Small-subunit ribosomal RNA, 5' domain from an uncultured bacterium, 501 nucleotides, folded computationally. The prediction has a mean pLDDT of 88. Its Rfam family is "Bacterial small subunit ribosomal RNA".
Context: one part of a larger RNA
RNA sequence: GGAUGAACGCUGGCGGCGUGUCUAAGGCAUGCAAGUCGAACGCAUUCUGUAGCAAUACAGGGUGAGUGGCAAACGGGUGAGUAACACAUUGGUAACCUACCUCCAACUCGGACAUAACGCGGAGAAAUCUGCGCUAAUAUCCGAUGGACUCCCAUCUCGCAAGGGUUUGGGAGUAAAGGCGCAAGUCGGUUGGAGAGGGGCCUAUGGCCUAUCAGCUAGUUGGCGGGGUAAAAGCCCACCAAGGCAACGACGGGUAGCGGGUGUGAGAGCACGACCCGCCUCACGGGCACUGAAAUACUGGCCCGACUCCUACGGGAGGCUGCAGUCAAGAAUCUUCCCCAAUGGACGAAAGUCUGAGGGAGCGACGCCGCGUGCAGGAUGGAGCUCUUCGGAGUGUAAACUGCUUUUAUCUGGGACGAACACAUGACGGUACCAGAAGAAUAAGGACCUGCUAAACUCGUGCCAGCAGCCGCGGUAAUACGAGUGGUCCAAGCGUUAUCC
Numbered sequence: 001g002g003a004u005g006a007a008c009g010c011u012g013g014c015g016g017c018g019u020g021u022c023u024a025a026g027g028c029a030u031g032c033a034a035g036u037c038g039a040a041c042g043c044a045u046u047c048u049g050u051a052g053c054a055a056u057a058c059a060g061g062g063u064g065a066g067u068g069g070c071a072a073a074c075g076g077g078u079g080a081g082u083a084a085c086a087c088a089u090u091g092g093u094a095a096c097c098u099a100c101c102u103c104c105a106a107c108u109c110g111g112a113c114a115u116a117a118c119g120c121g122g123a124g125a126a127a128u129c130u131g132c133g134c135u136a137a138u139a140u141c142c143g144a145u146g147g148a149c150u151c152c153c154a155u156c157u158c159g160c161a162a163g164g165g166u167u168u169g170g171g172a173g174u175a176a177a178g179g180c181g182c183a184a185g186u187c188g189g190u191u192g193g194a195g196a197g198g199g200g201c202c203u204a205u206g207g208c209c210u211a212u213c214a215g216c217u218a219g220u221u222g223g224c225g226g227g228g229u230a231a232a233a234g235c236c237c238a239c240c241a242a243g244g245c246a247a248c249g250a251c252g253g254g255u256a257g258c259g260g261g262u263g264u265g266a267g268a269g270c271a272c273g274a275c276c277c278g279c280c281u282c283a284c285g286g287g288c289a290c291u292g293a294a295a296u297a298c299u300g301g302c303c304c305g306a307c308u309c310c311u312a313c314g315g316g317a318g319g320c321u322g323c324a325g326u327c328a329a330g331a332a333u334c335u336u337c338c339c340c341a342a343u344g345g346a347c348g349a350a351a352g353u354c355u356g357a358g359g360g361a362g363c364g365a366c367g368c369c370g371c372g373u374g375c376a377g378g379a380u381g382g383a384g385c386u387c388u389u390c391g392g393a394g395u396g397u398a399a400a401c402u403g404c405u406u407u408u409a410u411c412u413g414g415g416a417c418g419a420a421c422a423c424a425u426g427a428c429g430g431u432a433c434c435a436g437a438a439g440a441a442u443a444a445g446g447a448c449c450u451g452c453u454a455a456a457c458u459c460g461u462g463c464c465a466g467c468a469g470c471c472g473c474g475g476u477a478a479u480a481c482g483a484g485u486g487g488u489c490c491a492a493g494c495g496u497u498a499u500c501c
Stems, first nucleotide, its partner, number of pairs: 001501004006497005013371006019364002021329001026327003030324003035070003040067002043064009077282001079280001087206003091202003096199003101195008109143004118133006149173006156165003178187003208254003215245003220242004225237003257279004261272004284305005307318004335361001337360003343357001344355004374404004384395004410437005418428001445490005451470002456485005466473002
């Protein structure tokens, strides 16, 4: 000098774009943050219409909980843990999976008994549980059919081999669901193949400190057999062998999420990893599985623990490292705001519903950038103040005064783009922007002035009070302390502190 997610002191007019708990991965009141589908299904309730004296029946619409489906594994947060195939790059998978989407081929036949809701009853303060009875389905189950699927036997071919292949023959096994529509049809269902995108696993290489850590290791290293997984593998188990790693640093300790990148620097390098993007990781602490295409699942489940809350003392409920907000901690970090209009996501045939993702507004000079606080004229030069050699000098064109302008602020009127998609549809927002009105009107400070280092005089003080980045100033003429005047440098900022280069 540059830089910062900064903080502190003094000061503070406006706008745009960014950015904002770096500490206690400490505790959390309250609200919201994941639902949706009646064109899968039965029921309850309500409205309208038709028929009827009425009960009621039928048709259409709404609402409610429930069964069922899809979603809830995404999106959002965090950096605790992790020195590791966690990450980055490079290959491999002849050792693998893939819901939804796209394409291709084939199929979609027959039957069954349950259960929630509901009704009746019981237990409990509650959470909730329980007995009997009824009922539906794209819920569940049984059967049929089926090969390009799977398995077994043989065969052909490729491969060094483990093994691969749309070779051929034989045997065995395994499917399905309907809804809407007058219909055409459409949305689905099942099996197989291909694709796209996504993922699992493996390999080599790379990136911290420490030897005042030198030896480490028994599932340890390998084999055979088995289990297990979508899948290779001590991944797990039984048995057998005695291996495996290490000064090219094993093992141990400390520290740390990694990368794209960021800061600085001429570069090499050094330091860092906030915001944004990719990957990983965690979800009160620890463990476990279930469901599912995928989780060992932030707002699912079970167990143990700590903590908080409710209780009729028998027993229950909870998890903000989502968005706001609160307490605590701290030098320190925001609104319990608006909207789904746009982009995107889930569900739905659609209309649409949901979406603290997202879009916006608010607060903070926290940062960067831009603008303003007026412009021109105006005296050998007012007053005041300071200094003085008492002559004068400085403040100083500065002010007054004259003329002008109106950015900005204020007021009045007009008023968007963002809307894609025929119509309709804008949170932001009566915002941006435009026109007009009046008036210099609404707007300047901070640090410094011994040298380094741009800028000095007077007074006060008297090794005191104080200053100070370093050298050092102050003990009676202090350009170094405090004040005044003057000056210098920056400017809505200026200084200080901390950290990096």